[in-house]
Order: sequence, then structure tokens, then C1' cells
RNA sequence: GGGGCUAUAGUCUAGCUUGGUAUGAUGCAAGGUUCGGGACCUUGUGGCCCCGGUUCGAAUCCGGGUAGCCCCA
Repeated sequence: GGGGCUAUAGUCUAGCUUGGUAUGAUGCAAGGUUCGGGACCUUGUGGCCCCGGUUCGAAUCCGGGUAGCCCCA
């Protein structure tokens, strides 16, 4: 210098092809249960790496960046 893969709650992760309310677990908070705790149950909480474009609508499509990993030189 060239190419490929990855980036989503505090942590892990589905969804991306087919654009239309972002999934689950865990954590945290409240409540129930218990003499109390743990476990269990219910409810809530919080996220699409950044900028721009296309579109009625973008995590998803397009362009440019950033970071990590790998391959070639």
C1' cells in the first nucleotide's frame, strides 16, 4: 500500500439477504413469596461505532471515516 471480517443496553446476543414497534439472556430497580437471605415469579430500566446520502420511513441500502482481528505485499 491492497483485500476480507467484525462493531447493537453495564456484559453477551438475535435481527441485516426481504427497509416498516430492535430479540433473548444477564445485570440493575421495585413488588410478590420467605422469620430473614438465596432461589423462583411479576413489572420496570437501559442500546444499533461516527458523519453524510437515498427513501414517506434506514440497525438494515449507498458513500466516506474510526476502532479491533486476519490475509497479501
Annotation: Predicted 3D model of a 73-nucleotide RNA (transfer RNA) from a Candidatus Aenigmatarchaeota archaeon. Rfam family: tRNA. The family's RNA type in Rfam is transfer RNA. Its family is annotated with triplet codon-amino acid adaptor activity in the Gene Ontology. About the family: Transfer RNA (tRNA) molecules are approximately 80 nucleotides in length.